Bacterial RNase P class A from a soil metagenome, 351 nucleotides, folded computationally.
């Protein structure tokens, strides 16, 4: 000098004014009681004093839990979610530690990281061919065919046919290198390497790692495509929900009247008898919080200080002036994740 990782702060002090809550005092209003002195209760009423009053994300409402109501015997199907391993946690898609893969010289970073030899599908363009492979250029033409010759035989053509080594396309072309082999070739054979499967030994709780042996010679990619496997998942949400509860209407009873002199029964009582009653609406309270609203308070101004930038001055490290100091704001609570954020501080590490 360039970076990597982790943690933290995110203006301070004072004055004036203002807002919400709580509590106390006082005044006012209303109701009740009274021994007439007052006392108690209520007030989205006034004034005054004290105390408390946003964040690291209060945000997005993404994951999980508490709480509340509804549903629910058990099991399965369907649907959704998660997806390497171990641990932490009330739980999670979170956190910690590790494994594997990828990136970086490195500190470190990133990963929806189970299964593609259960099945199905797809693989654009290019290319001969993109998964039951295939043949454009090319190579060969041993064998068969045709032609020529000096005719046992040899040479030529490239018709049948063989091949996939080389070229070409592509993100990807059916293992790689070498030797043998062949007409030319090919795991056709062999050696080594890579990879796959199985077995054995060792280490680890485990993912997995290290070593050895055997096998057929080789199996492409894609599951944020269907699917398979394992595990998990009831729904709605504080406008959840609980309690109290007018007025009007309604129902019932009492009372009165009528049928009917009495009892039962029935009917009537409308603006307009009296008393009582269930459910529940308006409304109130709780839920609700050491901020706790229910149209939402937590702020504004001034002075000084702090930080940054710009300009100027000089006695060179101070002074003066101007500008700027973010993102954003609780609404039942909690644990996380993600996103936004001017500026600054601390620690560790790498090249």
């Nucleotide at each position: 000098g360039a970076g990597c990782c982790g943690g933290c702060c995110g203006g301070g002090u004072g004055g004036c004014c203002g807002c919400g809550g709580u509590c106390c005092g006082u005044c006012c209003c209303g109701a009740g009681c009274u021994a007439c002195g007052g006392c108690u209760c209520g007030g989205c009423g006034g004034c005054g004093a004290g105390c408390c009053g946003a964040g690291g994300a209060a945000g997005g409402u993404c994951g999980g839990g508490g709480c509340u109501c509804c549903a629910c015997a058990g099991g399965g199907c369907a649907g959704g979610g998660u997806g390497c391993u171990g641990g932490c946690u009330a739980a999670c898609g979170g956190c910690c530690a590790g494994u594997c893969g990828g990136g970086g010289c490195g500190a470190c970073c990133c990963g929806a990281a189970g299964g593609a030899a259960a099945g199905u599908g797809c693989c654009a363009c290019a290319g001969a061919a993109a998964g039951c492979a295939g043949a454009c250029c090319g190579c060969c033409g041993a064998u068969g065919g045709c032609g020529c010759c000096c005719a046992c035989g040899g040479c030529g053509c490239a018709c049948a046919g063989g091949c996939a080594a080389g070229g070409u396309u592509g993100a990807a072309a059916c293992g790689g290198u070498g030797c043998g082999g062949u007409a030319a070739g090919a795991g056709c054979g062999c050696a080594c390497c890579a990879g796959c499967g199985c077995c054995c030994g060792g280490g680890g709780u485990g993912a997995c790692c290290c070593g050895g042996g055997c096998g057929g010679c080789u199996u492409g990619g894609u599951a944020a495509a269907c699917c398979c496997c394992a595990c998990c998942c009831g729904g709605a949400g504080c406008a959840a929900g609980g309690c109290c509860g007018a007025a009007c209407a309604g129902g019932g009873g009492a009372c009165g009247g009528g049928c009917u002199g009495c009892c039962c029964g029935c009917c009537c009582g409308a603006u307009g008898u009296c008393c009582c009653c269930a459910g529940g609406u308006a409304g109130g309270c709780c839920g609700c919080u050491u901020a706790g609203a229910u149209g939402g308070a937590u702020g504004g101004c001034c002075a000084c200080c702090c930080c940054g930038c710009u300009g100027g001055g000089c006695u060179c490290g101070c002074c003066c002036a101007g500008c700027g100091g973010a993102c954003a704001g609780a609404a039942c609570c909690c644990c996380g994740c993600c996103u936004a954020u001017a500026g600054g501080c601390c620690g560790g590490c790498u090249c």
Rfam family: Bacterial RNase P class A. From the family's description: Ribonuclease P (RNase P) is a ubiquitous endoribonuclease, found in archaea, bacteria and eukarya as well as chloroplasts and mitochondria. The family's RNA type in Rfam is ribozyme.